[in-house]
Molecule: c-di-GMP-I riboswitch aptamer
Organism: Thiorhodococcus mannitoliphagus
RNA sequence: AUCCGACAACGGCAAACUGUCCGAAAGGGCAGGACGCAAAGCCGCUGGCCUAAGUCUCGGGGUCUCCCCCGGAUACGGCAGCAGGGCUGCCGAA
Numbered sequence: 001a002u003c004c005g006a007c008a009a010c011g012g013c014a015a016a017c018u019g020u021c022c023g024a025a026a027g028g029g030c031a032g033g034a035c036g037c038a039a040a041g042c043c044g045c046u047g048g049c050c051u052a053a054g055u056c057u058c059g060g061g062g063u064c065u066c067c068c069c070c071g072g073a074u075a076c077g078g079c080a081g082c083a084g085g086g087c088u089g090c091c092g093a094a
Stems, first nucleotide, its partner, number of pairs: 004092002012037002017032006035081001041087003045084003048079003054074003058071005
């Protein structure tokens, strides 16, 4: 130094839930709160998953070229605490 990761040390982060704000939603910010985490630090690059505002040359309907309603498809929106990958990083028992 690499791999690795302890009932170690110094510290760190913070699921569910609650309040509030942003957002069409998924989800996110902040505060409280701790289920967990050795990268639960950062990056949507790959797969996966969530949502569908807008869009559609899709289906059905209404007062039917417009317009409206219901459904379907779709990410250019998200999830880094789903996995892989990339970048960076604290400590040092076996």